[in-house]
Context: one part of a larger RNA
């Protein structure tokens, strides 16, 4: 000098765009953050209104309405959002391999969609429990479940042919065996099943690179390799049995400490050094530890089970919970915001669609936290008011500064009009922001640090090694341009300084 997710002190007019718990991955009240589909399915209200009957208690019918609602089923809930604890390599980055792999939704192509069956939730009844929640009986539907048929180019076994970089790959080749489906509605659309291909996404492998420490020198027993088996979508000690005794290491194994990695960011002429907040990609995590289930996909933040700690409810028998989502609370801290508005836009989920949901997102609010822009007026105006300061008492400074005169109208204020962000068949549709015109009138808008040298800016008074200053050198002990006040000046400016940190 530059820079910062900054903080602190003094000060503070406006706007745009960004940014905002760096500390306790410590604990959380409350609300919301993942639903949707009636064009898969069976049920199906109450209140209210109208009518009829009535023993005046009420009962029945219709509308509301096949609405609300819960349930079965499907898809989604594995995305999106948060955080950086752990991890020095099961990660990340670059290149590459997979003849060792998977893939719901989407696209393309070729086929198919036949027959039958038994349940179950819901509802009703009974019953247990304080609750959470359960038990029994009867009964019902499906694109839920099961059985059978048909079926290949799919799968398995054997054989054959061709090919290859080893394990092997390919073949509408032959024989034998095996495996499928679901309907719905607005009747021409959509769904369902099998097979092949694609796109996108993912799993796995290799090489190289990726902190500090030797005051860590040896480490290792599923360890290293093999055979066989299991397991997986898939290779593999991934797991197991047996066999062998290997494997890594001074080019630093093993241990300890620290740390998410990259694109990038800061600085610097560069080399380098330091960093990884916001945004994007990857990874990991979801109170701590473990486990699997479902599923195309999870070992699953707002799913399940078990154990631990903690908190809450309880009728003491038992139960409930997980903000490292958005707000918010308390705590910690030098320190970091609203329990806001909207699904109008973009996107995502579901749906044929209308649409519904979405604290993603779009916006607004708060904070000079940063960057950028604008303003706090412009012109005239005295040998020059007053006040204040200095003085050699002559005068000098503040200073065209003010007053005063004439103007302008940014921003702020008031009024009016209305493009655009918005267009999705028509119609309708903006949470929020913004554009233009007019009115009045200088009004409402300047401070902070510094003035001994470095370093730009000087005098007076007070103080008297005191009080104090200070980044370094150093000032202060009676003439202090260095302390304090004042006048004056210098530098920046809605900021200015200080502290911390990096280069």
């Nucleotide at each position: 000098g530059a820079u910062u997710g900054a903080a602190c002190g003094c000060u503070g007019g406006c706007g745009g765009c960004a940014u905002g718990g760096c500390u306790a991955a410590a604990a959380c009240a409350u609300g919301c953050a993942a639903g949707u589909c009636g064009a898969a399915c069976g049920c199906g209200a109450a209140a209210g209104c109208g009518g009829g009957c009535u023993u005046c208690g009420g009962c029945c019918c219709g509308c509301c309405g096949g609405u609300a609602g819960a349930g079965u089923g499907g898809c989604g809930a594995a995305c999106g959002g948060g955080c950086g604890a752990g991890u020095a390599a099961u990660g990340c980055g670059u290149u590459u391999c997979u003849a060792a792999c998977g893939u719901g939704c989407c696209c393309c192509a070729g086929g198919g969609u036949c027959g039958g069956g038994g349940a179950u939730a819901g509802c009703u009844c009974a019953u247990c429990g304080a609750a959470a929640g359960g038990u029994g009986a009867a009964u019902u539907a499906a694109u839920a479940c099961c059985c059978g048929a048909u079926g290949a180019u799919c799968c398995c076994a054997c054989g054959c042919a061709c090919c290859g970089a080893a394990u092997g790959g390919u073949g509408a080749c032959g024989u034998g065996g095996g495996c499928a489906a679901a309907g719905g509605c607005u009747u021409g659309c959509u769904g369902c099943c099998c097979u092949g291909g694609g796109a996108g996404c993912g799993g796995g492998g290799a090489a190289c690179g990726u902190g500090c420490u030797a005051u860590c020198a040896g480490g290792u027993u599923g360890u290293u390799g093999g055979u066989g088996a299991g397991g997986u979508a898939a290779c593999g000690g991934c797991u197991c049995a047996c066999c062998a005794a290997g494997c890594c290491u001074a080019a630093g194994a093993c241990g300890g400490c620290u740390a998410g990695c990259g694109g990038g960011u800061g600085u610097g002429a560069g080399a380098g050094c330091a960093c990884g907040g916001c945004c994007c990609g990857c990874c990991g995590c979801a109170u701590c530890g473990g486990g699997a289930c479902u599923g195309a996909g999870a070992c699953a933040c707002u799913g399940c089970c078990c154990g631990g700690a903690c908190u809450c409810c309880u009728a003491c028998g038992g139960g409930a919970g997980g903000c490292u989502g958005c707000a918010g609370u308390a705590a910690c801290g030098a320190a970091u915001a609203u329990u806001c508005c909207g699904c109008a836009a973009u996107g995502c989920g579901c749906g044929a669609a209308a649409g519904c949901g979405u604290g993603a997102c779009g916006g607004a609010g708060c904070a000079a936290u940063g960057c950028c822009g604008c303003g706090u007026g412009c012109a005239g105006g005295a040998u020059g008011a007053a006040g204040c300061c200095c003085c050699u008492c002559g005068g000098g400074g503040u200073g065209u500064a003010a007053a005063c005169u004439g103007c302008u109208g940014u921003c702020a204020g008031g009024g009016g009009c209305u493009a655009g962000a918005a267009a999705c068949g028509c119609a309708a549709u903006g949470a929020u922001c913004a554009g233009c015109c007019c009115c009045a009138g200088a009004g409402g808008a300047a401070g902070a640090g510094c003035c001994g040298g470095c370093u730009a800016a000087c005098u007076c008074u007070g103080u008297g090694c005191c009080a104090g200053c200070a980044g370094c050198c150093g000032c202060g002990g009676u003439a202090a341009u260095a302390c304090a006040g004042a006048g004056g000046g210098c530098u920046c400016a809605a900021g200015c300084g200080u502290u911390a940190a990096u280069c």

Small-subunit ribosomal RNA, 5' domain from a Planctomycetota bacterium, 503 nucleotides, folded computationally.
Its Rfam family is "Bacterial small subunit ribosomal RNA".
Model confidence (mean pLDDT): 85 of 100.
The sequence was found in a public genome assembly.
Taxonomically the source falls in Planctomycetota (Bacteria, Pseudomonadati).